[in-house]
Formats: sequence, structure tokens, C1' cells
RNA sequence: GGCAAACUCGCCGAGAGGCGAGGACGCAAAGCUACGGGUCCGCCGACGGGGCGGAUAGCCGGGCCGCCGAA
Repeated sequence: GGCAAACUCGCCGAGAGGCGAGGACGCAAAGCUACGGGUCCGCCGACGGGGCGGAUAGCCGGGCCGCCGAA
């Protein structure tokens, strides 16, 4: 030098949540990607077990690209 948590304001959404602005808790992949798992929202279900749709990448793993390096 890069990104940007919580929070605040505005907008979108039934919701989880997302986008923009402000703002920095943190991050060497806190770049991209819903493939597997977890968690959250909605609907269904013989009130279990579960199914379907949506979300979360800063929950974990994987895939792709990248930085540094003696390793």
C1' cells in the first nucleotide's frame, strides 16, 4: 500500500440477509467460487427423523486466480 467487523444513515427483501455512504474489529488471500459440511431464514411434513427453496465465502473444508519466499 489492499480489504473492511461492529455500529450509524439510506435503499431492496416476508425473512435470514444484501447494496451504497460513513466507520475500523480484524485479515497475507477477509480475492473469486454455494461443490461438501455447519449455521441462519421461509415453506412442507405421519407434531419425530426429514424434504424443498433462500442466505452465509469474515464458520470449516474444497476448486480457481494471486502475493511473499531459504522453505
A computed fold for a 71-nucleotide RNA from a soil metagenome, annotated as c-di-GMP-I riboswitch aptamer. The prediction has a mean pLDDT of 84.